Overview:
Model confidence (mean pLDDT): 81 of 100. This is a predicted structure of a 76-nucleotide RNA (transfer RNA) from Paracoccus liaowanqingii. Rfam family: tRNA. The family's RNA type in Rfam is transfer RNA. Lineage of the source: Bacteria > Pseudomonadati > Pseudomonadota > Rhodobacterales > Paracoccus.
RNA sequence: GCGCCUGUAGCUCAGCGGUUAGAGCAGGCCGCUCAUAACGGCUUGGUCGGGGGUUCGAAUCCCUCCGGGCGCACCA
Numbered sequence: 001g002c003g004c005c006u007g008u009a010g011c012u013c014a015g016c017g018g019u020u021a022g023a024g025c026a027g028g029c030c031g032c033u034c035a036u037a038a039c040g041g042c043u044u045g046g047u048c049g050g051g052g053g054u055u056c057g058a059a060u061c062c063c064u065c066c067g068g069g070c071g072c073a074c075c076a
Base pairs, nucleotide, nucleotide: 001072002071003070004069005068006067007066010025011024012023013022018056026044027043028042029041030040031039049065050064051063052062053061
């Protein structure tokens, strides 16, 4: 330099054009227990990496930039 993958809650991820963006773990409160753990209930938490575009409508499609990963090439 070229190509491919990837960026969604504190963490691991789902969601692949149309209702309110979700799950597990984690955090908080409560129940249970002599108590802790486990278990159960309720609950908190997100400008979907930034900017632009397409569309009636974008986390989802397109362009660009930024971060991460992989492969290839170049480099004496």